[in-house]
Context: one part of a larger RNA
Molecule: large-subunit ribosomal RNA, domain I
Organism: Flavihumibacter sp. CACIAM 22H1
RNA sequence: GGCACAUGGUGGAUGCCUAGGGUCUGAAAGGCGAAGAAGGACGUGGUAAGCUGCGAUAAGCCAGGGGGAGUUGCACACGAGCGUUAUAUCCCUGGAUCUCCGAAUGGGACAACCUACUAUACUGAAGGUAUAGUACUCGAAAGAGAGCCAACCCCGAGAACUGAAACAUCUAAGUACCGGGAGGAAAAGAAAAUAAGAAUGAUUCCCUGAGUAGUGGCGAGCGAAAAGGGAAGAGCCCAAACCUGUGGGGCGUGCUCCACAGGGGUUGUAGGACUACUUUUAGAAACCUGUUUCAAUCUGAAUCAUCUGGAAAGUUGAGCCAGAGCGUGUGAAAGCCACGUAGGAGCAAAUAACAGGGGACGUGUAGUAUCCUGAGUAGCGCGGGACCGGAGGAAUCCUGCGUGAAUCUGCCGGCACCAUCCGGUAAGGCUAAAUACUCUUCAGACACCGAUAGUGAACCAGUACCGUAAGGGAAAGGUGAAAAGCACCCUGAAUAAGGGAGUGAAAUAGUACCUGAAACCGUGUGCCU
Numbered sequence: 001g002g003c004a005c006a007u008g009g010u011g012g013a014u015g016c017c018u019a020g021g022g023u024c025u026g027a028a029a030g031g032c033g034a035a036g037a038a039g040g041a042c043g044u045g046g047u048a049a050g051c052u053g054c055g056a057u058a059a060g061c062c063a064g065g066g067g068g069a070g071u072u073g074c075a076c077a078c079g080a081g082c083g084u085u086a087u088a089u090c091c092c093u094g095g096a097u098c099u100c101c102g103a104a105u106g107g108g109a110c111a112a113c114c115u116a117c118u119a120u121a122c123u124g125a126a127g128g129u130a131u132a133g134u135a136c137u138c139g140a141a142a143g144a145g146a147g148c149c150a151a152c153c154c155c156g157a158g159a160a161c162u163g164a165a166a167c168a169u170c171u172a173a174g175u176a177c178c179g180g181g182a183g184g185a186a187a188a189g190a191a192a193a194u195a196a197g198a199a200u201g202a203u204u205c206c207c208u209g210a211g212u213a214g215u216g217g218c219g220a221g222c223g224a225a226a227a228g229g230g231a232a233g234a235g236c237c238c239a240a241a242c243c244u245g246u247g248g249g250g251c252g253u254g255c256u257c258c259a260c261a262g263g264g265g266u267u268g269u270a271g272g273a274c275u276a277c278u279u280u281u282a283g284a285a286a287c288c289u290g291u292u293u294c295a296a297u298c299u300g301a302a303u304c305a306u307c308u309g310g311a312a313a314g315u316u317g318a319g320c321c322a323g324a325g326c327g328u329g330u331g332a333a334a335g336c337c338a339c340g341u342a343g344g345a346g347c348a349a350a351u352a353a354c355a356g357g358g359g360a361c362g363u364g365u366a367g368u369a370u371c372c373u374g375a376g377u378a379g380c381g382c383g384g385g386a387c388c389g390g391a392g393g394a395a396u397c398c399u400g401c402g403u404g405a406a407u408c409u410g411c412c413g414g415c416a417c418c419a420u421c422c423g424g425u426a427a428g429g430c431u432a433a434a435u436a437c438u439c440u441u442c443a444g445a446c447a448c449c450g451a452u453a454g455u456g457a458a459c460c461a462g463u464a465c466c467g468u469a470a471g472g473g474a475a476a477g478g479u480g481a482a483a484a485g486c487a488c489c490c491u492g493a494a495u496a497a498g499g500g501a502g503u504g505a506a507a508u509a510g511u512a513c514c515u516g517a518a519a520c521c522g523u524g525u526g527c528c529u
Base pairs, nucleotide, nucleotide: 001528002527003526004525005524006523007522008521009520015514016478017477020449021448022446023445024444025443026442027441028440029438030437031148032147039101040100041099042055043054044053046078047077050074051073061095062094063093064092065091066090070082071081072080106115107114108113116134117133118132119131120130121129122128136145137144138143152183153181154180155179156178163170167217193200194199204231205230206229207228214222215221235430236429237428238374242263243262244261245260246259247258248257249256250255268408270373271372272371273370274367275366276365277364287357288356289355290354291353292352297345298344299343303318304317305316307314319336320335321325327339328338329337379403380402381401382400383399384398385397386396389415410425411424412423413422414421465472466471485513488500489499490498491497
């Protein structure tokens, strides 16, 4: 030095575990903010660095309810207390306090700082103190707005990579990004619809129709609708004609014009005004009353012994409960030990649901001469855009520029256009549900992960650290049933380390702590050189 066996160190794989994650489901909630938010800074404890809580009333104050033996958060120490049958701690609800910054709002500023004015009070006075007010926009005022917030929604504006095996029309895509706005949903919505010789009857969403009809350097690709089946279901209000009143103008003094207010009226088998008659029936919302619903919380059945063991829930024997044999814990594996579970009770305000009251609005007949029925609108031309439709034979919808109707014997549509026929009634407005989403709360589930996995983060993590900055971004879990966390002695310079002793089932479980693989480094013995 090699090999073999044995035994250690180092190291932290593996196994087991879970305090944390992931993905969903069902409910709830869908906002907070000048009454100062979100987010922070600084304080605040007997000792107090951090986290948590709180705010100069500062791990808290007051009230109501609950609860019942312990308690002063994490946090296991010392000290000083509080409480024990009801005023402790604690839990729920409501209230008070709530420094400074921050929309930040008296002015300023390098956020958490500096510095005013006005009024009042204190005072002899002051570069003093206290309280209140003093930003901007809209509004006559009252008052409102602003800022933050995950996705969903609407509007505006709008790429490129890419694909086309290159690339320009095209695609990606009206996507990403950006701006504005709103709600718990938003948007849409009660036919100037769809159809086709028959009809349907607002909108939205799903299935199907269908990768069809189409479109397309007819390339790549893009891609409907009706009909059918479901979810849900709800319809309404103005403008105008006409009447009345008020005010103003013209004024030939009772006519006309304008403005405002009230009545009237709302439609396509046209309707309404107007004229003449006629009449009260169905039944929203606000609001009121009643019932139910919601907090902390309470109640809640039934087991003993033997054996093994450190420990019984395991074994054996004999029982019991079950509207409860979901689950978790307890020194191993418990329906009957604990917390619970099924079931039941209780429950303030607010909320929501239901019922009753309440009542806006709402009638019918006949006549049809006259009047009304949304104008720089519809349409058309040019240029763009949206539709399945890339300008095409191109309807329909939107509109930047121009032009510019009709008035119910009217007008629009039915994919150029025309006729017939059919359907509808534009140029005003509102409208629940079915649908989309989840920053958040509660409950539950999983052929999801189990510490190089699962969130970046199981642990004081968006931390340490890096970067001028935007930004990037870790590692790090496990003693034991219980600290019983090694009194005392010895070696030692030692508060290092170790040896005894002791605890414990175990200390090769000693806080560098479960298990403890490999690489790597030793020691002992044997054999070989």